[in-house]
């Protein structure tokens, strides 16, 4: 990088330290966050998968490996609705294979 598969409306300091202008996981259009400190790093935390135990399809444990730690995956495709909701597409994360 690619294929398969599971999950993605929950959870966790958006009152820690450093830092100093950007950020919201591809692109585009919106909309939002940000000197009442963005990204990043450290600490802390959460618990999806891998892990351990049990079970036989569902629990518990741990925080080792990844991951995550504002807004539904922020929204945008289709249907529907007063608001919404459902299904997909695309994307992200984990696991296995090439």
């Nucleotide at each position: 990088c690619u294929c398969u598969u599971a999950u993605c409306g929950a959870g966790a300091g958006a009152a820690g330290g450093u830092g100093g202008a950007g950020g919201g996981a591809a692109a585009u259009g919106g909309c939002c966050c940000u000197g009442u400190g963005a990204a990043a790093c450290c600490c802390g935390g959460c618990a999806a998968c891998c892990c351990c135990u049990g079970u036989u399809u569902u629990a518990g444990g741990a925080a080792g490996g990844u991951g995550c730690u504002a807004a539904g995956u922020c929204c945008a495709g289709c249907g529907u609705u007063a608001a919404u909701c459902g299904c997909a597409g695309a994307g992200a994360u984990g696991a296995g294979g090439g």
Model confidence (mean pLDDT): 75 of 100. SAM riboswitch aptamer (S box leader) from Propionigenium maris DSM 9537, 98 nucleotides, folded computationally. Taxonomically the source falls in Propionigenium maris (Bacteria, Fusobacteriota, Fusobacteriia, Fusobacteriaceae).